This is a predicted structure of an 88-nucleotide RNA (Glycine riboswitch aptamer) from uncultured Pirellula sp. Taxonomically the source falls in Pirellula (Bacteria, Pseudomonadati, Planctomycetia, Pirellulaceae). It was read from a public genome assembly, where an Rfam model found it. Its Rfam family is "Glycine riboswitch aptamer". Rfam describes the family as follows. This family represents the bacterial glycine riboswitch.
RNA sequence: GAACGUCUGGCGCGAGAGAGCCCAGAGAGGGUCGCCGAAGGUGUAAAGUGUCCCACAAACACUCAGGCAAAAGGACCGCCAGACCGAA
Numbered sequence: 001g002a003a004c005g006u007c008u009g010g011c012g013c014g015a016g017a018g019a020g021c022c023c024a025g026a027g028a029g030g031g032u033c034g035c036c037g038a039a040g041g042u043g044u045a046a047a048g049u050g051u052c053c054c055a056c057a058a059a060c061a062c063u064c065a066g067g068c069a070a071a072a073g074g075a076c077c078g079c080c081a082g083a084c085c086g087a088a
Stems, first nucleotide, its partner, number of pairs: 005084008018033001020032004034068003040064001041062003048056003
């Protein structure tokens, strides 16, 4: 001490599915039926990777959780900042 990479924070974009019915008035709460997958989680091992016969690992599956007007949340991606790693 750069790139790459990892983590954290901020900003931007951001889908899907009943404003279902009942309790009593939108929401929040409880019950019940139907659905969604892109917070998280779990499972498998697909691609692949590694210290290689073992391990890690998905946007695949499950729907536990979460969600199904708006708001909030929201993976991936992009930008910025910080920290770590880090060749010459």